[in-house]
RNA sequence: AACGAACGCUGGCGGCAUGGAUUAGGCAUGCAAGUUGAACGAACCACUUCGGUGGUGAGUAGCGGAAGGGUGAGGAACGCGUGAGUAAUCUGCCCCCUAGUUGGGAAUAACAGUUGGAAACGACUGCUAAUACCGAAUGUGGCUGCAUUUCCGCAUGGAGAUGCGGCUAAAGAUUUAUCGCUAGGGGAUGAGCUCGCGUCCCAUUAGGUAGUUGGUGAGGUAACGGCUCACCAAGCCGACGAUGGGUAGCUGGUCUGAGAGGAUGGUCAGCCACACUGGGACUGAGACACUGCCCAGACUCCUACGGGAGGCAGCAGUGGGGAAUCUUCCGCAAUGGGCGAAAGCCUGACGGAGCAACGCCGCGUGAGCGAAGACGGCCUUCGGGUUGUAAAGCUCUGUUAUACGGGACGAACGGCUAGUGUGCCAAUACCACAUUAGAGUGACGGUACCGUAAGAGAAAGCCACGGCUAACUACGUGCCAGCAGCCGCGGUAAUACGUAGGUGGCAAGCGUUGUCCGGAAUUAUUGGCGCGUAAGGGCGCGCAGGCGGUUUCAUAAGUCUGUCUUAAAGUGCGGGGCUUAACCCCGUGAGGGGACGGAAACUGUGAGACUGGAGUGUCGGAGAGGAAAGCGGAAUUCCUAGUGUAGCGGUGAAAUGCGUAGAUAUUAGGAGGAACACCAGUGGCGAAAGCGGCUUUCUGGACGACAACUGACGCUGAGGCGCGAAAGCCAGGGGAGCGAACGGGAUUAGAUACCCCGGUAGUCCUGGCCGUAAACGAUGGAUACUAGGUGUAGGGGGUAUCGACCCCUCCUGUGCCGGAGUUAACGCAAUAAGUAUCCCGCCUGGGGAGUACGGCCGCAAGGCGUGAAACUCAAAGGAAUUGACGGGGGCCCGCACAAGCGGUGGAGUAUGUGGUUUAAUUCGACGCAACGCGAAGAACCUUACCAAGCCUUGACAUUGAGUGCUAUCCUCAGAGAUGAGGAGCUCUUCUUCGGAAGACGCGAAAACAGGUGGUGCACGGCUGUCGUCAGCUCGUGUCGUGAGAUGUUGGGUUAAGUCCCGCAACGAGCGCAACCCCUAUCUUCUGUUGCCAGCACGUCAUGGUGGGGACUCAGGAGAGACUGCCGCAGACAAUGCGGAGGAAGGCGGGGAUGACGUCAAGUCAUCAUGCCCCUUAUGGCUUGGGCUACACACGUACUACAAUGGCUCUUAAUAGAGGGAAGCGAAGGAGCGAUCCGGAGCAAACCCCAAAAACAGAGUCCCAGUUCGGAUUGCAGGCUGCAACCCGCCUGCAUGAAGCAGGAAUCGCUAGUAAUCGCAGGUCAGCAUACUGCGGUGAAUACGUUCCCGGGCCUUGUACACACCGCCCGUCACACCACGAAAGUCAUUCACACCCGAAGCCGGUGAGGUAACCUUACGGAGCCAGCCGUCGAAGGUGGGGGCGAUGAUUGGGGUGA
Repeated sequence: AACGAACGCUGGCGGCAUGGAUUAGGCAUGCAAGUUGAACGAACCACUUCGGUGGUGAGUAGCGGAAGGGUGAGGAACGCGUGAGUAAUCUGCCCCCUAGUUGGGAAUAACAGUUGGAAACGACUGCUAAUACCGAAUGUGGCUGCAUUUCCGCAUGGAGAUGCGGCUAAAGAUUUAUCGCUAGGGGAUGAGCUCGCGUCCCAUUAGGUAGUUGGUGAGGUAACGGCUCACCAAGCCGACGAUGGGUAGCUGGUCUGAGAGGAUGGUCAGCCACACUGGGACUGAGACACUGCCCAGACUCCUACGGGAGGCAGCAGUGGGGAAUCUUCCGCAAUGGGCGAAAGCCUGACGGAGCAACGCCGCGUGAGCGAAGACGGCCUUCGGGUUGUAAAGCUCUGUUAUACGGGACGAACGGCUAGUGUGCCAAUACCACAUUAGAGUGACGGUACCGUAAGAGAAAGCCACGGCUAACUACGUGCCAGCAGCCGCGGUAAUACGUAGGUGGCAAGCGUUGUCCGGAAUUAUUGGCGCGUAAGGGCGCGCAGGCGGUUUCAUAAGUCUGUCUUAAAGUGCGGGGCUUAACCCCGUGAGGGGACGGAAACUGUGAGACUGGAGUGUCGGAGAGGAAAGCGGAAUUCCUAGUGUAGCGGUGAAAUGCGUAGAUAUUAGGAGGAACACCAGUGGCGAAAGCGGCUUUCUGGACGACAACUGACGCUGAGGCGCGAAAGCCAGGGGAGCGAACGGGAUUAGAUACCCCGGUAGUCCUGGCCGUAAACGAUGGAUACUAGGUGUAGGGGGUAUCGACCCCUCCUGUGCCGGAGUUAACGCAAUAAGUAUCCCGCCUGGGGAGUACGGCCGCAAGGCGUGAAACUCAAAGGAAUUGACGGGGGCCCGCACAAGCGGUGGAGUAUGUGGUUUAAUUCGACGCAACGCGAAGAACCUUACCAAGCCUUGACAUUGAGUGCUAUCCUCAGAGAUGAGGAGCUCUUCUUCGGAAGACGCGAAAACAGGUGGUGCACGGCUGUCGUCAGCUCGUGUCGUGAGAUGUUGGGUUAAGUCCCGCAACGAGCGCAACCCCUAUCUUCUGUUGCCAGCACGUCAUGGUGGGGACUCAGGAGAGACUGCCGCAGACAAUGCGGAGGAAGGCGGGGAUGACGUCAAGUCAUCAUGCCCCUUAUGGCUUGGGCUACACACGUACUACAAUGGCUCUUAAUAGAGGGAAGCGAAGGAGCGAUCCGGAGCAAACCCCAAAAACAGAGUCCCAGUUCGGAUUGCAGGCUGCAACCCGCCUGCAUGAAGCAGGAAUCGCUAGUAAUCGCAGGUCAGCAUACUGCGGUGAAUACGUUCCCGGGCCUUGUACACACCGCCCGUCACACCACGAAAGUCAUUCACACCCGAAGCCGGUGAGGUAACCUUACGGAGCCAGCCGUCGAAGGUGGGGGCGAUGAUUGGGGUGA
């Protein structure tokens, strides 16, 4: 796009078409084939002038019932289509021509009578007619026999002519003109038969056939013919697909498509077949006959049970079946048909109407103006937007529908009436023909059409809106309900589900389903592919077939061309008619096929010639080519003997094993089997498989040179035949080594493996099977052509040389690189995967499956070939790209390992977490990157949790009618919130002095507040992490079909994508580095609260004082370090190494600084925020409790376990960085102490905190659970605070637990670092083993990069891409689905054999019967019944073949969170 459609929703009108596709299943009822009285005789009716006329119509007879109409079951066929033939035929009615139509006879229906039967239907006797039937005559003719003869043809043969024989016709009617009848010829039409070509699927159907194929003769037919029969021969068909099976009416056409094609065959038209199923003939011009006959069968009906009747696949209609398909209508008016002389009759053909949106076409449901952009709906950022000029309103129109009125075309004939002419005739009667005029004929139908009237009045739905694909929002739902053609939507913000609004599309329809074509170049002729991908046969030989070198002549099959034809309808084009269109009509063209002519280039064919392809010959060399026989040495093993002694062997390490009965080792001799080191080579040979010691024999092929011979002898090759690694099989040998199976030892979670010790088949030989491999170059064979370069093997030529090499060149083989070209890319590239030709093989999404079934081969294993389907998925796959990953590779880095030092893991305690508990133990954080984390400090508060008691416009914000307070104090009740009462009682500015405004309060009502409620997977912001790792990108250019690449890779170098060099890249950005801060050195400036060298004063003492700026220090400003200098290395570079100088040397040390991104990382409980949820509560207030629980487990710390130590004492020290006013708090005093009293000084280089500690010295302890260790507990105190019970810190006295250096495992650190020592700060009323800082003392080690972890760059593999925490295989278990096998069972079909044998044709017989003819009247001829026989449908029996259904059980397959 289409449809004979169906279903869902909806439905105004008209025109034209179409309408049982399924049960060729069954049918009630009516109708669908009759007609003729001008063929015939009765009978009856009407009229009658009784002469007759008119009519009805059973029966006889004629013509028609073979057409028209229906259906598509069967049939794969000369059935259909197309084109021929019929010299092998027939043809009623029709047309033309020729000739005739004489004279007789015998019957029989009807009818009458008798009679049988329920009926259907008969039987007998008698009468009668014909255009019914039968002889006879005539014979133009026709048929036929014989003889003679002409012409023609594509064979058999055909058409005639003449003569002589034989046989053979007829019907009348009405009226006078015709219609008939008979014989013959011709035509037309129709039909029969024959042939060429075309006409579906299966080869998992490969052989079929006995009247089969042919001949001779006969029969039969309209006609040819095995059509039938007798005899003879053995043929005939088949890979160009016979036979068998399945399916199907064929065609013109129809649908689709650019076409070629593909699909289809409904309506219309042509042909065929069929008529309940099967068989058969009769009649006839024509049938083996839809509404005829006979028989058999099934079914239905009637019946008096004896017997009968029937056939809608005609038109309507009915029930059934089905998703589904109409009225038991009108009419013969038209067209056509049958009969008739005609009028006419008949006609479910046909013409019409009815039903159905089933299809095509047309029309309408209104048009114009109309913004307050109305109401309502929907959305909203609340501003508005949209529905939307849409509506309302105003002005119009009048199609359709409605009502009324008018009103067709289709109608022309024939016949009738009247007239004219012609023919016939004696005739102006009749009759026939032609013509003119008139009347008359319509089912549709009072329809189409026309007019009038009124009024926008009566007339719009369906589907879709994620992409494909035109059209978007809201709500509901929450992987539910559902959608879905494919991809896929739906798990709380769904443009995808449902609804609504809006929008898009089509429109009296719109969607869905089904089917076919297209897109699909996805079966490829046009027009595919060929290494890999689905796909080259494992290799050769070769029959058929296909294709084939140069040249001449002929031919005309292919080819090209002209003419004709190819039914109509249809399609294309041009016109015409219905108002248009659909529809109808006219004309024309096209097309492939066919027939008849023409041309001769090419192909084919025939004949001749040629040498280039191919082959032969002569000469020559190379080779693991093949087969057989013989020979050889090395090695392994075994045997014998000698020497010799305790191990050998084996492995990652071992063990099993061998060995004191003497192994291994070693020497000598011997046996046996197998394989042939070096040479040896991307070397050689072979068709492939494959071939390797040496010699001999036999033998195949290739190559080079020569150019003598043949003369296209060639290439390919379906089937076929042969060869064909290894393993395996059969038989017989052989057996050294190796070695499936098997045994043992190890390894391992296991180890039916990898490793080790043994070891049987086998491996070897002979003979025979098997026939497969990643049989690979994953690349079939042949021929020709198309740049080069460089190896190698064999042969030849040239040049040069004394000669050999070298060099140049030709042919053949074998490699590498590479240009054009090609390819999806990778790649291939004269050995093509390039350009062409020929031939063969093979492919058509993945899985199922190279499986099942069938066949063939095989001893088996199994193979071939061959080779499916159901079912299932939306992919499977190729090459390349970017990443990621790898128990891949290379390079490099990092406290990553190693080397060291100190820890954790064990103990006690602190703290966090899990778990458990609880009314609550609020919440978050979960590998690194949660766990002394948010929390820089939970007794109340905090606080979010729990219990109880209270509040409801609220503790807080805005608006706010009204109003003037508030703050504060006191009393009572209560746990408190709160409630009650009392005291207390404004302010500012302006002012017209009335008031107004404002601030700050109270405050009804209503909007609203509030939420630490949810979602960090809706978000912003902030943060962690990889990682301070060196990376991440862009522009332009270039390369690539593209994803992408290049740059960014490479060679060096660096801490660094740092820098240098090179380079199809050149530049740039974010990162690195630098710029910033601290620190290390110096200079300079400024010196108070800091400093004190020198000068003074003073003190017990102290920069205390005058003073000073030198120093330290503080704070500013500068300098300094840049591989700058030298040497060496490197590439003359970057850079590295060493050195000098320097406080510092190669980024001096530290900090801040964190690229593109990753982890849906963390946070809705900092804050902000969308959506959802709560609203007398999930909000708010209060008291008390909880976050502090405790069998346990883990993380992080502190303190220890002691002598490098503890304790006591002493000495003087030496820090840095901080903090301090609701603060730090000195001196002095009290207390053992915490602390208290006190209150100087200090908003700080000034005063205070403040004592630094380790360290040093002395003493003591003497290795112990201790003078270690300090937990726990008791008592007594202190401090903070409203309040230390749950639940703070500190002090004193007493108590004195575990713990004696920590298993597996694991952490930090590379220098002022680790370790160790103390100090300060933030938080804070109080509470620090935590955190953030500060300084003191102050090490050890680094060979090095193999390994572990993490990271960077390059490269490689990949079936991964939520990216290895990936992907993914098989068994088992469960559920479902389809399929195979199966003892069998059931159905169906095919052929065969036999039995029975209806009707009927044919044949025989015919003793029975018999009108026409003959007869001498006896009889005969002829015919018939009956009987017999061949054939023969249905039926029966039997054994087979095919196909299907089903089947306990069984086998594998597919799918499943």
A computed fold for a 1457-nucleotide RNA from an uncultured bacterium, annotated as small-subunit ribosomal RNA.
It matches the Rfam family "Bacterial small subunit ribosomal RNA".